[in-house]
This is a predicted structure of an 88-nucleotide RNA (c-di-GMP-I-GGC riboswitch aptamer) from an uncultured bacterium. Its Rfam family is "c-di-GMP-I-GGC riboswitch aptamer". For this family Rfam cites "Recognition of the bacterial second messenger cyclic diguanylate by its cognate riboswitch" (Kulshina et al., Nat Struct Mol Biol, 2009). The model forms 91% of the base pairs in the Rfam consensus. It was read from a public genome assembly, where an Rfam model found it. Model confidence (mean pLDDT): 88 of 100.
RNA sequence: CUCGAUAAGGGCAAACUCUUCGAAAGGGGAGGACGCAAAGCCAGGGGUCUAAACCGCAGAAUGCGGCAGGACAGCCCGGCUGCCGAAG
Numbered sequence: 001c002u003c004g005a006u007a008a009g010g011g012c013a014a015a016c017u018c019u020u021c022g023a024a025a026g027g028g029g030a031g032g033a034c035g036c037a038a039a040g041c042c043a044g045g046g047g048u049c050u051a052a053a054c055c056g057c058a059g060a061a062u063g064c065g066g067c068a069g070g071a072c073a074g075c076c077c078g079g080c081u082g083c084c085g086a087a088g
Stems, first nucleotide, its partner, number of pairs: 002088001003085002011036002016031006034074001040080003044077003047072004054066004
């Protein structure tokens, strides 16, 4: 350096519930553990989700389509940083 153990000490926390922010996707907090060796951080590329506003359509209303924008790092790639240590 690669690698990741029936190792040690620890760490994070899916679904779900409560609460809170948001138009929504989703985020924060508390509980809770499905999992995780980067499940630490970064929306650069791809992807997925959302789309109040705006544009178009329809129009009594609910609405339908598009899109600026937004979200997801626990979808993949990439970048930055990092604990421990057997075997190979």